């Protein structure tokens, strides 16, 4: 130095250019139990607000559009590959 690929919570992982950004494990609190474990039910980014609701978040920073996790430009960091 060129190419390819990936990059989304605490971890794993999904997401047609419009869905509430799934789902799973963990954890929390709750059931049930003599008490665990199993299993069930609730909840689990982050600001604002009594609530209702609202708003911002997908490695960064732009851009495209009525609308970006998704598409485009640059750049970080990870694999492989070529030289």
């Nucleotide at each position: 130095g060129c190419c390819g690929g990936g990059u989304u919570g605490g971890c794993g992982g999904a997401a047609c250019g419009g869905c509430u950004a799934a789902c799973g494990c963990g954890c929390a609190c709750g059931g049930c139990u003599c008490g665990a474990g199993a299993c069930c039910g609730u909840g689990u980014u982050c600001c604002c607000g009594c609530a209702a609701g609202g708003g911002a978040g997908u490695c960064c920073a732009g851009g495209u559009u009525c609308g970006a996790a998704u598409c485009c430009u640059g750049g970080g960091c990870c694999c492989g590959g070529c030289g």
The RNA shown here (transfer RNA) has 83 nucleotides and comes from a Candidatus Woesearchaeota archaeon. NCBI's taxonomy places the organism under Archaea, Nanobdellati, Candidatus Woesearchaeota. Its Rfam family is "tRNA". Rfam classes the family as a transfer RNA. Its mean pLDDT, the model's own confidence on a scale to 100, is 80. It was read from a public genome assembly.